[in-house]
Molecule: c-di-GMP-I riboswitch aptamer
Organism: Nitrospirales bacterium
RNA sequence: UCCCGAUAACGGCAAACCCAUCGUGAGGUGGGGACGCAAAGUCACGGAUCAGAUCAGUAUCUGAUGGCCGGGCUACCGAA
Repeated sequence: UCCCGAUAACGGCAAACCCAUCGUGAGGUGGGGACGCAAAGUCACGGAUCAGAUCAGUAUCUGAUGGCCGGGCUACCGAA
């Protein structure tokens, strides 16, 4: 350095739900709150799911989800 991930250490993030707010909606943002997470940091590239529009249609387009999966990039610590 790479792989790896401990009854280690310093810490970090924040599900559901509640309040406010934005959005046709999925959902987003802020505060509270913790189910969990070794990348639950970041990127919608591929798949999957969800919403909207359209449609003869198993189809098409637009958007959302990174805490659905895969993949790319970056990163704290250092036992086996």